[in-house]
RNA sequence: CCAUAGCUCAGUUGGAAGAGCAACUGAUUCGUAAUCAGUAGGUCGUGGGUUCAAAUCCCGCUGGUG
Repeated sequence: CCAUAGCUCAGUUGGAAGAGCAACUGAUUCGUAAUCAGUAGGUCGUGGGUUCAAAUCCCGCUGGUG
């Protein structure tokens, strides 16, 4: 310094979570791929604190990088 979806990552003057790829379903095709439409998938590493409200602020711990 970092930890957010299976993977790669966004989201930081606090108002409650998104993209690309992957997966699944449908359309298209003789079939596959590609393309198009849609669906599902996340107790935001963990335990506390502050606050009406925490992915976001504060502290500890765990793991990773320099």
This is a predicted structure of a 66-nucleotide RNA (transfer RNA) from a marine eukaryotic metagenome.
It matches the Rfam family "tRNA".
The sequence is in RNAcentral, with records from MGnify.
The prediction has a mean pLDDT of 82.